[in-house]
Large-subunit ribosomal RNA, domain I from a Gemmatimonadaceae bacterium, 539 nucleotides, folded computationally.
Taxonomically the source falls in Gemmatimonadaceae (Bacteria, Pseudomonadati, Gemmatimonadia, Gemmatimonadales).
It matches the Rfam family "Bacterial large subunit ribosomal RNA". Rfam links the family to the GO terms structural constituent of ribosome and ribosome.
Context: one part of a larger RNA
RNA sequence: GGCAUGUGGGGGAUGCCUGGGCACACGGAGGCGACGAAGGCCGUGGUAAGCUGCGAUAAGCUUGGGGGAGCGGCACACACGCAUUGAUCCCAAGAUGGCCGAAUGGGGCAACCCGGCUGGGCGCGAGCUCAGUCACCGUCGUAAGACGGAGCGAACCGAGGGAACUGAAACAUCUCAGUACCUCGAGGAAGAGAAAUCAAUUGAGAUGCCCGGAGUAGCGGCGAGCGAAACGGGCCGAGCCUAAACCGUGGUCCUUGUGGCCGCGGGGUUGUAGGACCCACAGAACCUGGGAAUGAAGUCAGUCGAAGUCCCUUGGAACGGGGCGCCAGAGACGGUGAGAGCCCGGUAGACAAAGACGAUGGAUUCCCGGCGGUGGAGUUCCUGAGUAACGCCCGGUACGAGAGUCCGGGCGUGAACCUGGGGGGACCACCCUCCAAGGCUAAAGACUCCCGUGUGACCGAUAGUGGACGAGUACCGUGAGGGACAGGUGAAAAGCACCCCAGUGCGGGGAGUGAAAGAGAUCCUGAAACCACAUGCCU
Repeated sequence: GGCAUGUGGGGGAUGCCUGGGCACACGGAGGCGACGAAGGCCGUGGUAAGCUGCGAUAAGCUUGGGGGAGCGGCACACACGCAUUGAUCCCAAGAUGGCCGAAUGGGGCAACCCGGCUGGGCGCGAGCUCAGUCACCGUCGUAAGACGGAGCGAACCGAGGGAACUGAAACAUCUCAGUACCUCGAGGAAGAGAAAUCAAUUGAGAUGCCCGGAGUAGCGGCGAGCGAAACGGGCCGAGCCUAAACCGUGGUCCUUGUGGCCGCGGGGUUGUAGGACCCACAGAACCUGGGAAUGAAGUCAGUCGAAGUCCCUUGGAACGGGGCGCCAGAGACGGUGAGAGCCCGGUAGACAAAGACGAUGGAUUCCCGGCGGUGGAGUUCCUGAGUAACGCCCGGUACGAGAGUCCGGGCGUGAACCUGGGGGGACCACCCUCCAAGGCUAAAGACUCCCGUGUGACCGAUAGUGGACGAGUACCGUGAGGGACAGGUGAAAAGCACCCCAGUGCGGGGAGUGAAAGAGAUCCUGAAACCACAUGCCU
C1' cells in the first nucleotide's frame, strides 16, 4: 500500500407518511370600480423581525343571531388582562377605513409636494390645523344642474387588422391560417335568428348546437393538401316591432300653397300577396306595459342524531388476538398512545335564522292601460333608391377565374314599382319558389379567475403546481425578464434537573425522562460513494 470482514464516522438513497398539488363530475357564481376597485406603500401588538389580520376607532369598534368554557392569530415565553352579567370563536348587517393607484383641485421621479372656496378649532400674529368641496369627456338642458363614462379581471364571444417558421421532401400559386399576435367592444354567455331560404315537380318552414350524410360531392402547381351542402335523427322551441299609403297635430318658411320639410300621435307590417281608402259585422280570449299587495325553494352560522369503552391476553399504549354482547334509514370518512360500526368528531335520517342574499327577477290576485279581428267591393294610393342590376378590381362562400352562380366591398354606370322584383350554380325559355335594399328576439350551446360537495387502475417531497416550508420569496439581471434550495423528534416536551471533562465555547461522559435517546432537536427509517479504527491475509 492492497484485499476481505467487522465496528464507527460521513452522507441522505430507500421504505412509510402527507397540512400540498393534478384531473374531472355536479351544483353555485359569472363580475369588481368615482359610494374610489384590482394591486400596493406605510403603519398597527406590553415586549414584535416575518406571515396573517386590521387602519390613527389600526390582531381591532357597534348591533343582531349562533354557541357554551375557556380565551388574548401563526407562536409552545414572561408580564398583564378578558370570560356563565356568556368572553374567545362562527354567521349577518353596520362603523372606522392613513397614503398611492382609473386617481379625478394643481403638480410629480407612485405611496410625495403645493393650493382655491365654504364652515369649525388653535395662535397676539405670521401662520398651523380639522371637515366638506374643486379633474376631464359624453347625453339632456338656455342655464343651474342631473345622469352616465374612465380602470381592473382567467378563459369563453363578436368585430377591425393580421404574420412567419413549417408542409409541398427545393420553391413562387398553394399550405401553415384567418392560426399566433395587436387593437376595439360586450355578456353571463356572446354571436346567429323569423326566408327576396331550401327543395325538386313530392314538399319543407327562424336561428344555434350534437350525431349522421362524409373524408362523400367537389376544390387543388388536380401537387402537398383543402373539404362542403341538401337531407335524416336528436337537444331546444317563440315569435315580434317599424318605414310607406291614409287621418290628426306641433314646429319651420325670400316662395303663403288644397304647399314643402322636420317632429309627435293614430293607422299598418304582408307573398295562396298584404295594407291604405269605402261598406258591413264583431268588439272577446290570448299576450303585454304600469301600479299595489303577497316574498317561496335554496344559500350564508348551527342543532339533534343508534349501539361495549364488558372479561381474558400481548404490549409503553389496544384500536390487535380470544370470549360474550349490541346498533344499523347510520359498516362514508377522519381522529384517538397499533388495525375502532357501538371512545370522539361525524355518517343515514330529521330539524334551524333576528339578519342578508335569492329578489330592480318570477308567480298569484286586484286596478288602470295597450295589443289583439272577420267578410266584401273597386283597382285610386302604398309596400324601404344612388338601392337592385351591369362593367372593372377585390374579398367571403370547401370552390385557387374556372362554364362561376350566390353573398359582401371599392370605383363607374344606374332600374322596375305588383301587368313589379329576387332565386333555383354561366346564360335563355317554361315551371317552381320567395319578397331585398329598417330593426328586436329567450331556450338548446362555449368557458372557469372564483365558491361548495364529491370522485380518481392521478403524484407522494429530484414526484405532484415554480411554490406541501415567511415562494414568484432568496438570489441573478440596468431592464424586459429569469428564478431556486428547503417537509417528518416523540403518543405526550415528559425537549435531559444535577454532576464531571472543556475555552462560561463546540462537543462529550454520567444521571434522569421515555417503549425506544443507537428517537436529543434540520432529531423516523438511515443504502452507496468517501474516511477512520480493529482483525486476518498478500506485497